[in-house]
RNA sequence: UAUUGGCUUUGGGGGUGUUCCUUUUUUACGGAACUGAGAAAAUACCCUUUGAACCUGCUCCGGGUAAUGCUGGCGAAGGGAAAAGCAGAGAUUGGCAG
Numbered sequence: 001u002a003u004u005g006g007c008u009u010u011g012g013g014g015g016u017g018u019u020c021c022u023u024u025u026u027u028a029c030g031g032a033a034c035u036g037a038g039a040a041a042a043u044a045c046c047c048u049u050u051g052a053a054c055c056u057g058c059u060c061c062g063g064g065u066a067a068u069g070c071u072g073g074c075g076a077a078g079g080g081a082a083a084a085g086c087a088g089a090g091a092u093u094g095g096c097a098g
Stems, first nucleotide, its partner, number of pairs: 001091001003089001006086005011048004016042001017034005054079003060073004
């Protein structure tokens, strides 16, 4: 400073890459490795309007990697999906000290 915090139920929204190998129709929704909450499907994961889950810009820019939105910027940009209830103290920012 304000109720943006937490939980439950029911809805809704979203993404699923890069490299190598094998088989085969040399296809990938097969295997392995990298990053991550999540990388064919997980009966999952994340987000749900004080909304960076996710999309556009982006075949972008800097750094880095075997490679990739891998990472930072862009971003006080533009879009983007909700209602009810419960408890009660939690949440964020700044300063000081350790």
TPP riboswitch aptamer (THI element) from Pontibacter qinzhouensis, 98 nucleotides, folded computationally.
The model forms 100% of the base pairs in the Rfam consensus.
Lineage of the source: Bacteria > Bacteroidota > Cytophagia > Hymenobacteraceae > Pontibacter.